Predicted 3D model of an 86-nucleotide RNA (c-di-GMP-I riboswitch aptamer) from a Bacillota bacterium. The sequence was found by an Rfam model in a public genome assembly.
RNA sequence: CCCACGAAAAGGCAAACCCUCCGAAAGGUGGGGACGCAAAGCUACGAGCCUAAAGCCCAACGGGCCAUGGCAGUCGGGCCGCCGAA
Numbered sequence: 001c002c003c004a005c006g007a008a009a010a011g012g013c014a015a016a017c018c019c020u021c022c023g024a025a026a027g028g029u030g031g032g033g034a035c036g037c038a039a040a041g042c043u044a045c046g047a048g049c050c051u052a053a054a055g056c057c058c059a060a061c062g063g064g065c066c067a068u069g070g071c072a073g074u075c076g077g078g079c080c081g082c083c084g085a086a
Stems, first nucleotide, its partner, number of pairs: 005084002012037002017032003021028002035073001041079003045076003048071003055065004
C1' cells in the first nucleotide's frame, strides 16, 4: 500500500409517522423524527416488486391488458469510499 474482515474511535445516512410541495398513481422534494444501516454512497445493466395516466379491449354505471412511470432501505452487478484491533 492492497484484499479480506469489522473490535474501537471520529463521524455519516435516515424507516415508520407528521407537515409541505410535485405526481393520475406508484412514488419523489423540503422540514421534523429515528426503525435501523459498514456502504441505507452513486448507478435502472439483470432479476423481482409497485402503479396504470395515456393507449388498446370488453358483455362498457364498470372491468381487463400494458411501462414509456417508479422502487437502490428487494436481490445481484458496476463505480467511488471513512477508520484499522483481532